[in-house]
Context: one part of a larger RNA
Molecule: small-subunit ribosomal RNA, central domain
Organism: Phragmites australis
RNA sequence: UUGGGCGUAAAGCAUCUGUAGGUGGCUUUUCAAGUCCAUGGUCAAAUCCCAGGGCUCAACCCUGGACAGGCGGUUGAAACUACCAAGCUGGAGUACGGUAGGGGCAGAGGGAAUUUCCGGUGGAGCAGUGAAAUGCAUUGAGAUCGGAAAGAACACUAACGACGAAAGCACUAUGCUAGGCCGACACUAACACUGAGAGACGAAAGCUAUGGGAGCAAAUGGGAUUAGAGACCCUAGUAGUCCUAGCCGUAAACGAUGGAUACUGGGUGCUGUGCGACUCGACUCGUGCAGGGCUGUAGCUAACACGUUAAGUAUCCCGCCUGGGGAGUACGUUUGAAAGAAUGGAACUC
Numbered sequence: 001u002u003g004g005g006c007g008u009a010a011a012g013c014a015u016c017u018g019u020a021g022g023u024g025g026c027u028u029u030u031c032a033a034g035u036c037c038a039u040g041g042u043c044a045a046a047u048c049c050c051a052g053g054g055c056u057c058a059a060c061c062c063u064g065g066a067c068a069g070g071c072g073g074u075u076g077a078a079a080c081u082a083c084c085a086a087g088c089u090g091g092a093g094u095a096c097g098g099u100a101g102g103g104g105c106a107g108a109g110g111g112a113a114u115u116u117c118c119g120g121u122g123g124a125g126c127a128g129u130g131a132a133a134u135g136c137a138u139u140g141a142g143a144u145c146g147g148a149a150a151g152a153a154c155a156c157u158a159a160c161g162a163c164g165a166a167a168g169c170a171c172u173a174u175g176c177u178a179g180g181c182c183g184a185c186a187c188u189a190a191c192a193c194u195g196a197g198a199g200a201c202g203a204a205a206g207c208u209a210u211g212g213g214a215g216c217a218a219a220u221g222g223g224a225u226u227a228g229a230g231a232c233c234c235u236a237g238u239a240g241u242c243c244u245a246g247c248c249g250u251a252a253a254c255g256a257u258g259g260a261u262a263c264u265g266g267g268u269g270c271u272g273u274g275c276g277a278c279u280c281g282a283c284u285c286g287u288g289c290a291g292g293g294c295u296g297u298a299g300c301u302a303a304c305a306c307g308u309u310a311a312g313u314a315u316c317c318c319g320c321c322u323g324g325g326g327a328g329u330a331c332g333u334u335u336g337a338a339a340g341a342a343u344g345g346a347a348c349u350c
Base pairs, nucleotide, nucleotide: 003322004321005320006319007304008303012318015200016199017198021194022193023192025088026087027086028085033081034080035077036076038074039073041071042070043069049065050064051063052062053061054060091191092188093187094186096183097182098181099180103177104176105175106174108172109171110154114150115149116148117147118146119145120144121143125136126135163168206247207246208245209244211242215241216240220236221235222234223233258317259316260315261314262313263312266295267294268293270291271290272289273288274287275286276285277284299306323350324349325348332343333342334341335340
């Protein structure tokens, strides 16, 4: 291990691809493995249950009978599942015509700002705070003008908006490349769904090696505050943040909500794309599909809330939970260069 569950009480793998397995559209046929009917064999006795009987009753004992089933055998049925064969197009896919997009990768280009350096003007403060001080400045700061360099990030547009499996993705143009949606219906003909293991991708931080280093900034120094201040505030500031090649594999990786399919009132915005009416056209109105929001009926829920993007009504597959602490710890194993990660208890205690 049943049962009941998994938005917030314990519980949905971070996400996807996909092997085995499980499950699976419509019509006709074969077969009889599953299924169903009938029949016979067997499942020792004792025990249990029912009926009757014997010990004075009972416990106990004796006789008979089952119920509920299991496993072989035989004869049949053929609706459903499986199998065989043939077909179909609604699921799925391919081709075609359009279309939106910060989807990805690469190498180019751009301006604003910041900092530093050089030069000019100028001459006493600047900076900072609740208030200060540390700090910078007559070896000329701060301010202002001109020039140069560097690195990182891309204001406004910007949205409750777009795209992507998720992580994520926004200056501009180019090249390469992946996916989606709509429309017509041409083709294939169930090719589908899920998915244990497995593989791929996976923010930030961290690590290895080479570069780079403007700003910011763990650690650290100093100044304040304070009883103290290992902090909050200030002044400095190193790893890091950036690039390239690898490693790590975790997050409140969140919608705290696994995926697929079908069904079940509405209203109102937005995005993409069709159709119709009106029109010269734009606008406007109605309507279809796909996505993304708000509100809300039925229903559901412990409540909050959810409510065609379900947490409603059903089916299929996977993952996970089973009182709190001990503990995501110990041990063992796998993995990693390491840091660690994954798997994962028990004693004891309440």